[in-house]
Context: one part of a larger RNA
RNA sequence: GAUUGAACGCUGGCGGCAGGCCUAACACAUGCAAGUCGAGCGGAUGAAGAGAUGAUUCAGCGGCGGACGGGUGAGUAAUGCCUAGGAAUCUGCCUGAUAGUGGGGGACAAUGUUUCGAAAGGAACGCUAAUACCGCAUACGUCCUACGGGAGAAAGGCCUUGCGCUAUCAGAUGAGCCUAGGUCGGAUUAGCUAGUUGGUGAGGUAAUGGCUCACCAAGGCAAUGACGGGUAGGCGGAGUGAGAGCUUGACCGCCAACAAUGGCACUGAGACACGGGCCAUACUCCUACGGGAGGCAGCAGUCGAGAAUAUUUGACAAUGGGCGAAAGCCUGAUCAAGCGACGUCGCGUGUGGGAUUAAGAUCUUCGGAUUGUAAACCACUUUUCUAGGGGAAGAACUUUGACUGUACCCUAGAAUAAGGGGUGACUAAACUCGUGCCAGCAGUAGCGGUAAUACGAGUGCCCCAAGCGUUAUCC
Numbered sequence: 001g002a003u004u005g006a007a008c009g010c011u012g013g014c015g016g017c018a019g020g021c022c023u024a025a026c027a028c029a030u031g032c033a034a035g036u037c038g039a040g041c042g043g044a045u046g047a048a049g050a051g052a053u054g055a056u057u058c059a060g061c062g063g064c065g066g067a068c069g070g071g072u073g074a075g076u077a078a079u080g081c082c083u084a085g086g087a088a089u090c091u092g093c094c095u096g097a098u099a100g101u102g103g104g105g106g107a108c109a110a111u112g113u114u115u116c117g118a119a120a121g122g123a124a125c126g127c128u129a130a131u132a133c134c135g136c137a138u139a140c141g142u143c144c145u146a147c148g149g150g151a152g153a154a155a156g157g158c159c160u161u162g163c164g165c166u167a168u169c170a171g172a173u174g175a176g177c178c179u180a181g182g183u184c185g186g187a188u189u190a191g192c193u194a195g196u197u198g199g200u201g202a203g204g205u206a207a208u209g210g211c212u213c214a215c216c217a218a219g220g221c222a223a224u225g226a227c228g229g230g231u232a233g234g235c236g237g238a239g240u241g242a243g244a245g246c247u248u249g250a251c252c253g254c255c256a257a258c259a260a261u262g263g264c265a266c267u268g269a270g271a272c273a274c275g276g277g278c279c280a281u282a283c284u285c286c287u288a289c290g291g292g293a294g295g296c297a298g299c300a301g302u303c304g305a306g307a308a309u310a311u312u313u314g315a316c317a318a319u320g321g322g323c324g325a326a327a328g329c330c331u332g333a334u335c336a337a338g339c340g341a342c343g344u345c346g347c348g349u350g351u352g353g354g355a356u357u358a359a360g361a362u363c364u365u366c367g368g369a370u371u372g373u374a375a376a377c378c379a380c381u382u383u384u385c386u387a388g389g390g391g392a393a394g395a396a397c398u399u400u401g402a403c404u405g406u407a408c409c410c411u412a413g414a415a416u417a418a419g420g421g422g423u424g425a426c427u428a429a430a431c432u433c434g435u436g437c438c439a440g441c442a443g444u445a446g447c448g449g450u451a452a453u454a455c456g457a458g459u460g461c462c463c464c465a466a467g468c469g470u471u472a473u474c475c
Base pairs, nucleotide, nucleotide: 001475004472006471007470008469009468010467013347014346015345016344017343020339027302028301030300031299032298035064036063037062040061041060043058044057048053071258072257080183081182082181083180084179085178086177089175090174094171095170096169097168098167099166100165101164102136104134105133111126112125113124114123115122116121142151143150144149156163184230191221192220193219196218197217198216199215200214201213202212203211233255234254235253236252237248238247239246240245260281261280262279263278264277283294284293285292286291311337313336314335315334319333320331321330322329323328350380351379352378353377360371361370362369363368385413386412387411388410389409390408394403419464420463421462422461423460425444426443430459431458432457433456434455440447441446
């Protein structure tokens, strides 16, 4: 000199853009953050209507989605990440292609009756529908095979010819797996390893494989640093620097990990699942003491910790996501607004004229000098601000704008707007008074003990400026 997710002190006019718990992965009151479909189904409800009809709403069965989106940095030194390859795999929705969609059956919720419990929540019996469940038939292609043969599907709804369903192939997308190289520091860590290393066979998986098991062999890794201990999410990038390099990984993007702590599986195309389940533990809450409920590292917000970090806001208008044929519903994703000079960029606090160089103040060699064209005064302008009036774009698509009467435009009024640090040297800028090794200053050497340009004040001056200094930090 440059940097910052900064903090502190003094000060503070406006706007654009960006960013805002770095500490306790501490504990959390309250509200919201994942629903949707009646064009899959049976019920109940029943606006309107004379009626036929039937809007609407509700829990349940069923489908799709809750594996995305959002958060965090605890773990992880390699089951991660980055780069380059690979073969033994799966892939809902989507796209293309081929073939099909025949005929039956029995249940379970809801609901009704009875009943247990303080509650959470159940139990028994009876009834019922389906795109829920199960057989039968059929099989171009598919799977298995000892090559003889054997096995396996489907679902309808709405009324227009569009939406579905089943099987198979291919694509796309996404995911799993393997290999090589790279990936912090320490040897005051030198030996480590029995499923350990390899083989055969079997099991298991979507799939390879000690992934698991039985048997067999005795291997495997290591001074090119094994093993153990410490620290740490990785990368694209960011800061700095002429570069080499050094430091770093907030925000944004990609990947991996985690969801009170530890473990486990179920469902599913996909999870061993943040707002699903079970078990254990700690904590908090309710209880009729028998037993139950909960998980903000989602958005706000609270306590606490801390030098320190915001609103319990608005809207689905846009972009995107889920469901739906659609209308639409949901969406703390997102878009916006609020708070804070936290950063960066831009603008303003007037402009031109104006000498009796006014008064005041400071200094003085008492002549004057400085403040200083600065002010007053005259003319002008209106960025900002205030008041009044008008008023978008963002909307694609007939409709539809949270922001918002916002941006912007017009009219009036010089009005509403300057500080902070320094001034002995390094280092740009000095005089007077006070103090007297005191009070104090200080980044370094140092200054102060009676004329202190170094302390305190006044005046002048210097630097930067809505900021200026200090502290921390990296280059």